RNA sequence: GCAAACCGUUAGAAAUGACGGGACGCAAAGCUAUGGGGGCUAAGGUACGAUUCUGAAACGGAACUACAGUUUCGGAUAGGCACUAUGCCAGCCCGGCCGCCG
Numbered sequence: 001g002c003a004a005a006c007c008g009u010u011a012g013a014a015a016u017g018a019c020g021g022g023a024c025g026c027a028a029a030g031c032u033a034u035g036g037g038g039g040c041u042a043a044g045g046u047a048c049g050a051u052u053c054u055g056a057a058a059c060g061g062a063a064c065u066a067c068a069g070u071u072u073c074g075g076a077u078a079g080g081c082a083c084u085a086u087g088c089c090a091g092c093c094c095g096g097c098c099g100c101c102g
Stems, first nucleotide, its partner, number of pairs: 001026002006021006024091001030097003035094003038089003044084003048080001052076008061067001
């Protein structure tokens, strides 16, 4: 000199950030996330898809039509589930850049 957890306000879908309080720590706890590895989140996207809605066909009751029911095939659908960064973390590690006095 900086300031973890936690608290308040605020931005955000979240992760997380900013500001104020607060100090666990830090001799680079300064900057870099478009140098590499690792981690966090999943709004959006993709797959699945209960439930609900819906299209077609068949069966079947019926004198016919209408219509309920059953079966098959298809479409849409979530405060669910899996994957995914274009969002984050420099106080996870290595690297890079910069750095006052003794």
The prediction has a mean pLDDT of 80. Predicted 3D model of a 102-nucleotide RNA (c-di-GMP-I riboswitch aptamer) from uncultured Acetatifactor sp. The source organism's lineage runs through Bacteria, Bacillati, Bacillota, Lachnospirales and Acetatifactor. The model forms 100% of the base pairs in the Rfam consensus. The sequence is in RNAcentral, with records from MGnify.